Source information
Model confidence (mean pLDDT): 75 of 100. Bacterial RNase P class A from a Candidatus Bipolaricaulaceae bacterium, 371 nucleotides, folded computationally. It matches the Rfam family "Bacterial RNase P class A". By type it is a ribozyme. The source organism's lineage runs through Bacteria, Bacteria candidate phyla, Candidatus Bipolaricaulota, Bipolaricaulales (SeqCode) and Candidatus Bipolaricaulaceae. The gene name in the source record is rnpB.
C1' cells in the first nucleotide's frame, strides 16, 4: 500500500432571509412577537408487551411462537458470556443447531438408475441362436497332374472310361478360435450428478461383489471423563443395517383465552321510530291566512311537553412534535470536522429482530513492497 475480519461511535452546532404546523401572548381588526417541532433506522409490520373491550369453574380441538448445553440479564420476545457438535475460509473470523431409526411427501437438470435403486459404455462364458475362420472324419462332384484301356485321326492330337494323387470351391458331422449382442451373470472400472447405497489393499471368482480377510471408517453396549450439550488414545459386540430435505407436511417438548386505537370511553343535532304524561277527536287540540282580533280555510292513528337508546358531528384515549389526509421545508454564511453526504418521514406507546444507507476509529488476519 492492497484485500478482508471484529467491536464501537457519528450521521452536526450557531446565525440570517423566506415559508409551514401546534401552543401561548399583545391587539378592535389587519397583523406582530415568543416557545416548540422526526430517525438510527421514524422503514418492513416479523416477534413480544403495555393499554382497552369481550370471554373466563376446569379441560380440550384448531392455530401461533419458541427449540444444542450451562450460567446471567429481561415482563416477554430477545440479548450477553463461556462451551458442544457439524460446516466454510490460508487466516482473522463466520454460518448452522430437537427428531429423517414413527409415518407421508419431495430430490430440478443431467443420468441406465435419486432409495427396499440401476445396467448406457464396460467386464464375463460355466451357454443357446446367427455369421465367419481353422483342424479332423466320412462321402460325392468339378478343376488340375501323371498312369492305363477303348474309339477317331496320324499332327503325339481329340473324345469316353477306370483307379490314384493334389490344390481350390461347395455340402454334412465333431472340436476349437473370432465376431455379433437377442437372452443370461456382475457391479470392479468409465460416464451423469449437489448427492450413486462405506474407503483402500489382498484373497477369491468366469467376471465380480463385505463374498472373505487386514487396516481405516461406521453402528450398538459398557467403563472412564464432564454440572451438561457431549468426549474417549479403553473394553466388548456387529460385515455395515441408517443418502439428503422438517424455512415440506408431520412428530416431540415448553409457552400462549379472543380481538385490536377503525381498541374503547364521554358529549350529542335533524329526521324516523320507542316510552310516559297532558290536551283534543266535529260542542275542534293544533295549523294557515304579511303583526293582533273577528271571520274564512285545513284539521283527527292528531297536537304539545318530558324521558331514554342510536346515528351525523364533536371530545377524550393522545404524549416537552403530534393529527387531521397529515406541518417539521428551501437558500446563504460561519464554526467544529473524517464528513455534514447517503438511506430516508412519526400516526396509541414501549422493547426487540430484520432490512436500507454515508462515513470515522480501536484491535486483528492475509498478501505485496521498502528499511
Nucleotide at each position: 500500500g492492497g484485500a478482508g475480519a471484529u467491536g464501537g461511535c457519528c450521521a452536526g452546532g450557531g446565525g440570517g432571509u423566506c415559508g409551514c404546523a401546534g401552543g401561548g401572548g399583545u391587539u378592535u381588526u389587519u397583523a406582530c412577537c415568543c416557545c416548540u417541532g422526526a430517525g438510527g433506522a421514524a422503514g418492513g409490520u416479523c416477534c413480544g408487551g403495555a393499554c382497552u373491550c369481550c370471554a373466563c369453574a376446569g379441560g380440550g380441538c384448531a392455530g401461533g411462537c419458541c427449540g444444542c448445553u450451562u450460567g446471567g440479564g429481561g415482563a416477554a420476545a430477545c440479548c450477553c458470556a463461556a462451551g458442544a457438535g457439524g460446516g466454510a475460509g490460508c487466516g482473522a473470523u463466520c454460518c448452522c443447531u430437537g427428531g429423517a431409526a414413527a409415518g407421508u411427501g419431495c430430490c430440478a437438470c443431467a443420468g441406465a438408475g435419486a432409495a427396499a435403486a440401476g445396467a448406457c459404455c464396460g467386464c464375463c462364458a460355466g451357454c443357446g441362436g446367427c455369421c465367419u475362420c481353422c483342424u479332423c472324419c466320412a462321402a460325392u462332384u468339378c478343376u488340375c497332374c501323371a498312369u492305363u484301356u477303348c474309339c477317331c485321326a496320324u499332327g503325339u492330337g481329340g473324345g469316353a472310361g477306370a483307379g490314384g494323387g493334389u490344390u481350390g470351391g461347395g455340402g454334412c458331422g465333431a472340436g476349437g478360435g473370432g465376431g455379433u449382442g437377442c437372452g443370461g451373470g456382475c457391479a470392479a472400472g468409465g460416464g451423469u450428478g449437489a448427492a450413486a447405497a462405506g474407503g483402500c489393499g489382498g484373497g477369491g471368482u468366469a467376471a465380480g461383489a463385505g463374498c472373505c480377510c487386514a487396516c481405516c471408517g461406521c453402528c450398538g453396549g459398557g467403563g472412564c471423563c464432564g454440572c451438561g450439550a457431549g468426549g474417549u488414545u479403553c473394553c466388548c459386540g456387529g460385515g455395515c443395517a441408517c443418502g439428503g430435505c422438517a424455512a415440506a407436511c408431520c412428530c416431540c417438548g415448553g409457552c400462549c383465552g379472543g380481538a385490536g386505537c377503525a381498541a374503547g370511553g364521554c358529549c350529542a343535532a335533524a329526521u324516523a321510530g320507542g316510552g310516559a304524561g297532558g290536551c283534543g277527536c266535529c260542542u275542534g287540540a293544533g295549523g294557515g291566512u304579511g303583526g293582533c282580533c273577528c271571520g274564512c280555510c285545513c284539521g283527527a292513528u292528531g297536537c304539545c311537553u318530558c324521558c331514554g337508546g342510536g346515528u351525523a358531528g364533536g371530545c377524550c384515549g393522545c404524549a416537552g412534535a403530534g393529527a387531521g389526509g397529515a406541518a417539521u421545508g428551501a437558500c446563504c454564511c460561519c464554526c467544529u470536522u473524517a464528513a455534514a453526504c447517503a438511506c430516508c418521514g412519526a400516526a396509541u406507546c414501549c422493547g426487540g429482530c430484520c432490512u436500507a444507507u454515508g462515513g470515522c476509529c480501536c484491535u486483528c488476519u492475509c498478501c505485496u513492497c521498502c528499511g